The RNA shown here (c-di-GMP-I riboswitch aptamer) has 81 nucleotides and comes from an uncultured Rhodospirillales bacterium. It was read from a public genome assembly, where an Rfam model found it. It matches the Rfam family "c-di-GMP-I riboswitch aptamer". Rfam's curators write: GEMM was predicted in a large-scale screen for bacterial structured RNA regulatory elements.
[in-house]
RNA sequence: UUCUUGAAACGGCAAAGCCGGGGCAACCCGGUGACGCAAAGCCUCCGGUCCUCGCAUGACGAGGAUAGCGGGGCUACCACA
Numbered sequence: 001u002u003c004u005u006g007a008a009a010c011g012g013c014a015a016a017g018c019c020g021g022g023g024c025a026a027c028c029c030g031g032u033g034a035c036g037c038a039a040a041g042c043c044u045c046c047g048g049u050c051c052u053c054g055c056a057u058g059a060c061g062a063g064g065a066u067a068g069c070g071g072g073g074c075u076a077c078c079a080c081a
Stems, first nucleotide, its partner, number of pairs: 005079002012037002017032006035068001041074003045071003048066007
C1' cells in the first nucleotide's frame, strides 16, 4: 500500500410520524424527528416490488418510482485481530 474483516475512536447518514411544498399516482423536496445503517455515499445494467397508460379487465408492452428490496458497477474515513 492492497484485499478481507469491523473490536475501538473521530465523525457521518437518517426510517416511521408530523408540518409545508411538488406530482394523476407510486413517490420526491425542505423542516422537524431517530427506526436503523460500515458504504443507508453515487449509478437503474439485471431481477423484484409499486404507480400510470395501452391491450381482450389477461398475458404482454411502454413510461415512471423505489439505490433504506436484492445482485452488480464506481468511490470512500479509521484501524484491533
The coordinates come from a structure-prediction model, not an experiment, and the mean pLDDT is 87.